This is a predicted structure of a 98-nucleotide RNA (Glycine riboswitch aptamer) from a Thermodesulfobacteriota bacterium. It was read from a public genome assembly, where an Rfam model found it. The prediction has a mean pLDDT of 84.
[in-house]
């Protein structure tokens, strides 16, 4: 150096749901209803560890860590634009190895 992992920058692809209604010149934005989930959050399972109850064990009750494309809908979204988890190439950084 190559592979392997992970960040980051680019380039390609990339869903879902109201071109609703009112103000507002159209948007932007604001109220109203009505929807989506794949930006960010946020919540649990198996487990696993500590406390109590016990001489030990099983059992029971509390608490901690505990994962998603599953869940919530806070944020964000609901023509096009923009944004998009994820995917793929590429060049960098950095870890591991050699």
């Nucleotide at each position: 150096c190559a592979c392997u992992a992970a960040g980051c920058u680019a380039c390609a692809g990339g869903a879902g749901a109201g071109a609703c209604c009112c103000c507002g010149a159209a948007g932007a934005g604001g109220g109203g209803c009505g929807c989506c989930g794949a930006a960010g959050g946020g919540g649990c399972a198996a487990g696993u560890c500590c406390c109590g109850a016990u001489g030990a064990g099983a059992u029971c009750g509390g608490g901690g860590c505990g994962a998603a494309a599953c869940u919530c809908u806070c944020a964000g979204g609901c023509a096009a634009a923009a944004g998009g988890a994820c995917u793929g190439u590429a060049a960098c950084u950095u870890a591991a190895g050699a």